[in-house]
């Protein structure tokens, strides 16, 4: 300096171009003498910008961050 992946809740990790979902975590409530466990509920996110589309997590493009390979 150039290829080529990745970036989605704290964490991991789904999502044909159509209502962004689950697990653990978290917070409330029941249960329990108490704590665990179990049951019921809630709150939480697409890396950042622009562009095409009625409509973008998804297609395109720049930028930042990371991983990898060539120089």
């Nucleotide at each position: 300096g150039g290829g080529c992946c990745c970036u989605u809740a704290g964490c991991u990790u789904a999502a044909u171009g159509g209502u962004a979902g689950a697990g653990c975590a978290c917070c409330c409530g029941g249960u329990u003498u108490g704590c665990a466990u179990c049951c019921g509920g809630g709150a939480a996110a697409u890396a950042g910008g622009a562009g095409u589309u009625c409509g973008a997590u998804u297609c395109u493009c720049c930028u930042a961050g990371g991983g990898u390979c060539c120089a």
Notes: This is a predicted structure of a 71-nucleotide RNA (transfer RNA) from a Candidatus Uhrbacteria bacterium. It was read from a public genome assembly. The prediction has a mean pLDDT of 82. Rfam family: tRNA. From the family's description: Transfer RNA (tRNA) molecules are approximately 80 nucleotides in length. The source organism's lineage runs through Bacteria, Bacteria candidate phyla and Candidatus Uhriibacteriota.